[in-house]
RNA sequence: UUGAUAUGCCGCUCUAUCGCUUCCGGGAAGCCGGAAGAGGAAAGUCCGGACAACGUAGAGUACCACACCACCUAACGGGUGGGACUGCGCUUCGGUGCAGUACAGCUUAGUGUCACAGAAAAUAACCACCACGACUUUCGGGUCGUGGUAAGGGUGAAAAUGAGAGGUAAGAGCUCUCGUGGCGGGGCAGCAAUGUGUCGUCAGGACAAACCUUGUGGGUUGAAAUGCCAUGUACAUUCGUAUUCCUGUCAAAGGACAAAAUUGACUCGGUUUUGUUGUCGAAAGACAUAUACGGAGGGGUAGGCAGCUUAGAUAAAUGAUAGAGAUCACGCUUCCGGGUGUGAUACAGAAUCCGGCUUACAGGCAUAUUUUUUAA
Numbered sequence: 001u002u003g004a005u006a007u008g009c010c011g012c013u014c015u016a017u018c019g020c021u022u023c024c025g026g027g028a029a030g031c032c033g034g035a036a037g038a039g040g041a042a043a044g045u046c047c048g049g050a051c052a053a054c055g056u057a058g059a060g061u062a063c064c065a066c067a068c069c070a071c072c073u074a075a076c077g078g079g080u081g082g083g084a085c086u087g088c089g090c091u092u093c094g095g096u097g098c099a100g101u102a103c104a105g106c107u108u109a110g111u112g113u114c115a116c117a118g119a120a121a122a123u124a125a126c127c128a129c130c131a132c133g134a135c136u137u138u139c140g141g142g143u144c145g146u147g148g149u150a151a152g153g154g155u156g157a158a159a160a161u162g163a164g165a166g167g168u169a170a171g172a173g174c175u176c177u178c179g180u181g182g183c184g185g186g187g188c189a190g191c192a193a194u195g196u197g198u199c200g201u202c203a204g205g206a207c208a209a210a211c212c213u214u215g216u217g218g219g220u221u222g223a224a225a226u227g228c229c230a231u232g233u234a235c236a237u238u239c240g241u242a243u244u245c246c247u248g249u250c251a252a253a254g255g256a257c258a259a260a261a262u263u264g265a266c267u268c269g270g271u272u273u274u275g276u277u278g279u280c281g282a283a284a285g286a287c288a289u290a291u292a293c294g295g296a297g298g299g300g301u302a303g304g305c306a307g308c309u310u311a312g313a314u315a316a317a318u319g320a321u322a323g324a325g326a327u328c329a330c331g332c333u334u335c336c337g338g339g340u341g342u343g344a345u346a347c348a349g350a351a352u353c354c355g356g357c358u359u360a361c362a363g364g365c366a367u368a369u370u371u372u373u374u375a376a
Base pairs, nucleotide, nucleotide: 003370004369005368006367007366008365009364010363012325013324014323015322016321017320018319020037021036022035023034024033025032026031039347043358044357046356047355048354049353050352051222052221053220054219056269058268059267060266061265063218064217065216066215067214068082069081070080071079072078083103084101085100086099087098088097089096090095104213105212110211111210112207113206114205126153127152128149129148130147131146132145133144134143135142136141161179162178163177164176165175166174180203181202182201183200184199185198187196188195189194226306227305228304229303235297237296238295239294240293241292242291243290244256245255246254247253257275258274259273260272261271262270277288278287279286280285326345327344328343329342330341331340332339333338
């Protein structure tokens, strides 16, 4: 000096006139005067709460969310710091800076997927290597068959834990040494996650943002919540379910049974409500009546107050015009202090309130890492 990434802050100001809303004061009223009047996101409606209502504030299942450790917080799926892994830099190669992470679990319950290529994606054998046999030979070898191998080559993102040595017909954890990773024991450091050393044991890889498993947590609705007042009407309509039993002082009441209701779903349990009377019939039962509940049809009402707030509306006010300034971009000019001309000033608009997250943003500033160019 040019970019990139991440984080944070600011993001127009003043005067005058007119207009709007709320509140205060004056006035009989018209009206007059004064004060105040939209954000960092008010947006999305994604989380968590306050508040309000319903309470069976029960259990289970389903469903949903979270998932390394510590701390902050009323709480959170949020924030801060640390750890691990991955990536990009720096390095005196000991480490270290920045960024990212959906970071419990895959030999730790089970079921699965890995296209194409390739012999084969885990019961492997295309080329190749070795042994034996047969045939052949220009005696170097070649062809076929049987058996052995998984070290070499090929394919692929990935091919049975890596390298070395020994060993073997050729090979292989077959044996040994040093490694890698998982699990277990134990020493040191740390609150912990972890790190580091050591001993033993085991050994395909990736994917759970595959189905799933484990652990923790979750009642629902939402200010059009909710509470109160006034007004008004027509149910004399219709359908469905239940309408039983026992005890008893034959009263009250209790128990069983049936139906129904019960804060998102289902099941179980709990609680509450109803189970009356008459006629016909030998009885079963039928018809009606009444009650409770659930519908169908029809009728009436749509008003007001509160919820409400140092802006507080209820179809939604917080504006318009003019001038000056500020900032930025470009051009001209300069005594490099500046001057001057043109243009622009973003995203956007409270509606119960608060803490977060996500998204949008002309322009400017700051910090960290990195990049381009130049100079020493």
Predicted 3D model of a 376-nucleotide RNA (Bacterial RNase P class A) from a Saprospiraceae bacterium.
Its Rfam family is "Bacterial RNase P class A". Rfam's curators write: Ribonuclease P (RNase P) is a ubiquitous endoribonuclease, found in archaea, bacteria and eukarya as well as chloroplasts and mitochondria. Rfam links the family to the GO terms ribonuclease P activity, tRNA processing and dimeric ribonuclease P complex.
The coordinates come from a structure-prediction model, not an experiment, and the mean pLDDT is 75.
Lineage of the source: Bacteria > Bacteroidota > Saprospiria > Saprospirales > Saprospiraceae.